[in-house]
RNA sequence: AGGGUCGUAGCUCCAAUGGUAGAGCGAAGGUCUCCAAAACCUAAGGUUCGCGGUUCGAAUCCGCGCGGCCCUG
Numbered sequence: 001a002g003g004g005u006c007g008u009a010g011c012u013c014c015a016a017u018g019g020u021a022g023a024g025c026g027a028a029g030g031u032c033u034c035c036a037a038a039a040c041c042u043a044a045g046g047u048u049c050g051c052g053g054u055u056c057g058a059a060u061c062c063g064c065g066c067g068g069c070c071c072u073g
Base pairs, nucleotide, nucleotide: 001072002071003070004069005068006067007066010025011024012023013022019056028042029041030040031039049065050064051063052062053061
C1' cells in the first nucleotide's frame, strides 16, 4: 500500500427479510438474617465508533473516515 472481517449497556454477546434496542454477568436498592453469604424481588444503565446518503422508517443497506484483528506484498 491492497484485500478481508469486526465495532451495540461497565464486561461478554443476541437483535429473520429494514419496523418498540434486548439477555446474562456486574454495580445499586429492597426482602430474608443477630450480621453476612446464598437465594429471591425491583428499578436504573445506550449519540448502536464518527459523518453523510437511500428510505415512510436504518444497529441493519450504500459511501467516506477512525480503531482492533487477519491475509497479501
Molecule: transfer RNA
Organism: Pseudobdellovibrionaceae bacterium